[in-house]
RNA sequence: GGGCGAUUAGUUCAGGUGGCGAGAACGCUUCCCUUACAAGGAAGAGGUCGCUGGUUCAAGUCCAGCAUCGCCCA
Numbered sequence: 001g002g003g004c005g006a007u008u009a010g011u012u013c014a015g016g017u018g019g020c021g022a023g024a025a026c027g028c029u030u031c032c033c034u035u036a037c038a039a040g041g042a043a044g045a046g047g048u049c050g051c052u053g054g055u056u057c058a059a060g061u062c063c064a065g066c067a068u069c070g071c072c073c074a
Base pairs, nucleotide, nucleotide: 001073002072003071004070005069006068007067010026011025012024013023019057028044029043030042031041032040050066051065052064053063054062
């Protein structure tokens, strides 16, 4: 230098061929249970979907550029 993949909650990830309010598990907070703790049960908080533009009535999803990480080629 060229090619490919990934980027979504604190962590690990899901989100088919765009369509209504963005999710799961674990973790975290509160309550119940217990003499305590753990386990178990109930409720809750937490997200500018990497950034900037574009397409569209509508974008996590499509397109372009950039950034970071990983793999391959030279």

The RNA shown here (transfer RNA) has 74 nucleotides and comes from a Candidatus Hydrogenedentota bacterium. The coordinates come from a structure-prediction model, not an experiment, and the mean pLDDT is 80. It matches the Rfam family "tRNA". Rfam classes the family as a transfer RNA. RNAcentral holds the sequence, with entries from ENA.